[in-house]
RNA sequence: GGCCCCUUAGCUCAGUUGGGAGAGCGCCUGCCUUACAAGCAGGAGGUCGCCGGAUCGAGACCGGCAGGGGCCACCA
Numbered sequence: 001g002g003c004c005c006c007u008u009a010g011c012u013c014a015g016u017u018g019g020g021a022g023a024g025c026g027c028c029u030g031c032c033u034u035a036c037a038a039g040c041a042g043g044a045g046g047u048c049g050c051c052g053g054a055u056c057g058a059g060a061c062c063g064g065c066a067g068g069g070g071c072c073a074c075c076a
Base pairs, nucleotide, nucleotide: 001072002071003070004069005068006067007066010025011024012023013022019056027043028042029041030040031039049065050064051063052062053061
């Protein structure tokens, strides 16, 4: 330098067919308990990596950039 994959909640990830932003774990509150854990109920938490474009409408499509991983090439 070329090609491929990934980037969504604190963490791990789903959303692959354009119209609801979600799950598990964690966190907070309540119940339960003498108390803690477990369990049960409820809740908070998101510029969907960044910029731009097409579209009535983008997490998703197109272009560029950045970060992470892999393969190949080059140099010495």
Record summary
The RNA shown here (transfer RNA) has 76 nucleotides and comes from a Thermoanaerobaculia bacterium. Rfam family: tRNA. It is annotated as a transfer RNA. Taxonomically the source falls in Thermoanaerobaculia (Bacteria, Pseudomonadati, Acidobacteriota). The sequence is in RNAcentral, with records from ENA and MGnify.